Predicted 3D model of a 546-nucleotide part of an RNA (large-subunit ribosomal RNA, domain I) from a Bacillota bacterium. The RNAcentral record of the full RNA draws on ENA. NCBI's taxonomy places the organism under Bacteria, Bacillati, Bacillota. Model confidence (mean pLDDT): 83 of 100.
[in-house]
Context: one part of a larger RNA
RNA sequence: GGCGUACGGUGGAUGCCUAGGCGCUAAGGGCCGACGAAGGACGUGGUAAGCUGCGAAAAGCCACGGGUAGCCGCAAACAGGCAAAGAUCCGUGGAUAUCCGAAUGGGGCAACCCGGUACAGAAAACCUGUACCAUCCUCCACUGAACACAUAGGUGGAGGAAGGGCACCCGGGGAACUGAAACAUCUAAGUACCCGGAGGAAAAGAAAACAAAAGUGAUCCCCCAAGUAGCGGCGAGCGAACAGGGGCCAGCCUAAACCAACCCAGCUUGCUGGAUUGGGGUUGCGGGACUCUCAAAAGGACUACUUGCUUUAGUCGAAGCGGACUGGAACGUCCGGCCACAGAAGGUAACAGCCCUGUAGACAAAAAGGCAAAGCAGCUGUGAGAGCAUCCCAAGUACCGCGGGACACGAGAAACCCUGCGGGAAUCCGGGAGGACCACCUCCCAAGGCUAAAUACCCUUAGCGACCGAUAGCGGAUAGUACCGUGAGGGAAAGGUGAAAAGCACCCCGGGAGGGGAGUGAAAUAGAACCUGAAACCGUAUGCCU
Numbered sequence: 001g002g003c004g005u006a007c008g009g010u011g012g013a014u015g016c017c018u019a020g021g022c023g024c025u026a027a028g029g030g031c032c033g034a035c036g037a038a039g040g041a042c043g044u045g046g047u048a049a050g051c052u053g054c055g056a057a058a059a060g061c062c063a064c065g066g067g068u069a070g071c072c073g074c075a076a077a078c079a080g081g082c083a084a085a086g087a088u089c090c091g092u093g094g095a096u097a098u099c100c101g102a103a104u105g106g107g108g109c110a111a112c113c114c115g116g117u118a119c120a121g122a123a124a125a126c127c128u129g130u131a132c133c134a135u136c137c138u139c140c141a142c143u144g145a146a147c148a149c150a151u152a153g154g155u156g157g158a159g160g161a162a163g164g165g166c167a168c169c170c171g172g173g174g175a176a177c178u179g180a181a182a183c184a185u186c187u188a189a190g191u192a193c194c195c196g197g198a199g200g201a202a203a204a205g206a207a208a209a210c211a212a213a214a215g216u217g218a219u220c221c222c223c224c225a226a227g228u229a230g231c232g233g234c235g236a237g238c239g240a241a242c243a244g245g246g247g248c249c250a251g252c253c254u255a256a257a258c259c260a261a262c263c264c265a266g267c268u269u270g271c272u273g274g275a276u277u278g279g280g281g282u283u284g285c286g287g288g289a290c291u292c293u294c295a296a297a298a299g300g301a302c303u304a305c306u307u308g309c310u311u312u313a314g315u316c317g318a319a320g321c322g323g324a325c326u327g328g329a330a331c332g333u334c335c336g337g338c339c340a341c342a343g344a345a346g347g348u349a350a351c352a353g354c355c356c357u358g359u360a361g362a363c364a365a366a367a368a369g370g371c372a373a374a375g376c377a378g379c380u381g382u383g384a385g386a387g388c389a390u391c392c393c394a395a396g397u398a399c400c401g402c403g404g405g406a407c408a409c410g411a412g413a414a415a416c417c418c419u420g421c422g423g424g425a426a427u428c429c430g431g432g433a434g435g436a437c438c439a440c441c442u443c444c445c446a447a448g449g450c451u452a453a454a455u456a457c458c459c460u461u462a463g464c465g466a467c468c469g470a471u472a473g474c475g476g477a478u479a480g481u482a483c484c485g486u487g488a489g490g491g492a493a494a495g496g497u498g499a500a501a502a503g504c505a506c507c508c509c510g511g512g513a514g515g516g517g518a519g520u521g522a523a524a525u526a527g528a529a530c531c532u533g534a535a536a537c538c539g540u541a542u543g544c545c546u
Stems, first nucleotide, its partner, number of pairs: 001545009015531001016496002020468002022465009031164002039100003042055003046078002050074002061094006070082003105114003115133007135161009168199001169197005179186001183233001209216002220247004230238002251450003254394001258279004263274005284428001286393004290387005299380002302378002305375002307372006314363003322335004337354002339343001345357003399423007409435001430445005483490002503530001506517004
């Protein structure tokens, strides 16, 4: 020095565990903000660095309700308090709520600086306190130029806006990598991303729709139709609809004709035109106006109250302090009981239906919120027929041409839908559609608007998992922390003593660290660098070889 054996060190694999994650199901809830949000800064405790809570009334104040013996958060300790006159704690409502932040009196390098007006504090001055003082939009009132009326402008008042929100939604813009085994049409994809806007959902929506000789009857979502019909350098690839089956169901209001009131203008001075308001009217077996006749309260998605259900605290809730044994400990084993609408689960020194919390089941709200139906009140709203002469039935619209876009559909035979430019109708004897176009036939009534539910997403609650178990599972067993970066931004590692701290009094060595006794404990090779403790690696002792 090597190999082997024994015992250690180091190291933190493995096993077991779970405080945290991941996914799904069901039910419920869903916007916040000038009444100052979201998010922060700084404070706030007797001692107080961090987290949490709170705001100069500062781990809190008030009221109401629940609840019961302890309490002063995580989090020990000391000191000091509170509590059956009901604290702590839980729920509901309220009070307070510094400074920054849309930030809004002005400024500013966010959390800072500096003002004005009024009032109050002996209050003239200084100082302090309280309230108000940004901008824009709409409406109203007063005032009021050039310029006579007027208008612009000014002043005051009232109402509103702004900013934020993971994901979901609608709209305006809108890539490239990539695929096509290159690449240009095409694809990726109307995706990512940017902007605007809304809501608890949004959007869509009450046929100028589909269909096809038979019919359906707003929209939305799911299944299917179907990877079909089609589109496509007919390449890559893209990719419907009708019908059928389900979920959910709900329909309405204007414009116009016509009538009336009031105002304005014109003039033939009782008419015409116009504006506003009210009535009327809303449709496709065309409807309405108009003329005439008859009749007399259905409905509502709005608001309040009552009732019911429900959410936000809670309450009751069966059955072993059975015997013996092992053990540190009984929840184990043996013997012998009981409950069960409860043998889900968790905890308790080991494996507990009967020890604890619970579970099945049964109950509960002063206050605030949600939902549903009925009643009542308010509000809103309302029928049928005949006649058919006349009037009305949404205009730079429909439609056409050119250029684009969007439709599964790439210009194609290319309809339907949207529209930048140009042209430009009709009013029921009218007009659109049925995939060029025409005829016939059928369906429907555009150019105004509203509309719950079924749907999407997030959160909460309850539960579940042939999901993970600390290099896994979220990045995170908590952390967007430490740290890195001027910044946008990037972004970790890190769990486990024990049933209980009983966390080693005391003695010895040592400056200490550490160790040896003693003691605790079932165990201390469980001693905090703490469960188990693999391997690499490093030793000590020893056998053999060299």